[in-house]
């Protein structure tokens, strides 16, 4: 320097659920809460993949099929704290 992660130091982050707001929905922000996290930081048309359907298009009644809406706590890609074996 690279891998690699300790019942290590010092910090951080925050699932479910509750709860106030926005949202057509997925979801999103605040607060509470802690399942978990060594990248649980950042990246969402120009990488996969995944939810959602107001609209729209086809059916015609409830259905299908599209992101322009989401999701980074699925991979993935950028970066980046620490130092035991």
């Nucleotide at each position: 320097c690279a891998c690699c992660g300790a019942u290590a130091a010092a910090g951080g982050c925050a699932a479910a659920c509750c709860u106030a707001g926005c949202g057509a929905a997925a979801g999103c922000u605040g607060g509470g809460g802690g399942c978990g996290c060594a990248a649980a930081a950042c990246u969402a048309c120009a990488g996969g993949g995944g939810c959602u359907u107001c609209u729209c298009g086809c059916a015609u009644u409830u259905g299908c099929g599209a992101a322009u809406g989401c999701c980074a706590g699925c991979c993935a890609g950028u970066u980046g704290c620490c130092g035991a074996a």
The RNA shown here (c-di-GMP-I riboswitch aptamer) has 85 nucleotides and comes from a Bacillota bacterium. It was read from a public genome assembly, where an Rfam model found it. Its mean pLDDT, the model's own confidence on a scale to 100, is 86. It matches the Rfam family "c-di-GMP-I riboswitch aptamer". Rfam's curators write: GEMM was predicted in a large-scale screen for bacterial structured RNA regulatory elements. Of the family's consensus pairs, 95% are formed in the model.